[in-house]
RNA sequence: AACUUAUGAAGAAAGGUGGAGGGAUAGGCCCUACGAAACCUUGGCAACCUCCGUAUUUUCGGAAUAGGUGCCAAAUCCAAUUCCGAUUUAAUAUCGGAAAAAGAUAAGUA
Numbered sequence: 001a002a003c004u005u006a007u008g009a010a011g012a013a014a015g016g017u018g019g020a021g022g023g024a025u026a027g028g029c030c031c032u033a034c035g036a037a038a039c040c041u042u043g044g045c046a047a048c049c050u051c052c053g054u055a056u057u058u059u060c061g062g063a064a065u066a067g068g069u070g071c072c073a074a075a076u077c078c079a080a081u082u083c084c085g086a087u088u089u090a091a092u093a094u095c096g097g098a099a100a101a102a103g104a105u106a107a108g109u110a
Base pairs, nucleotide, nucleotide: 002109003108004107005106006105007104013042014041015040016039017038021031022030023029025080027078028077043072044071045070048068049067050063051062052061053060076102081099082098083097084096085095086094087093
């Protein structure tokens, strides 16, 4: 990198180093010298794995003391493809809704 399953409007930042980018994407809109990315330290959130409840499986409840990840601007920041509805003379435009795609994370498979 590939495949399968689950989840996404909730939640949670300070300090140091650093010094111009960052938010996956050729769009939009944002963040950023009142300091971006990255790295380090400490802290926190959550509850996927985990642990406990007679607990193997499904489901349910609980814990965060031990351990593995993850995360800590904005809905996954919004959109993207298709369908439906409204506006419009009409539409490939605008608005609203649904489903998907893509990407992210976890657990698993070969």
Record summary
SAM riboswitch aptamer (S box leader) from a Flavobacteriia bacterium, 110 nucleotides, folded computationally. The sequence was found by an Rfam model in a public genome assembly.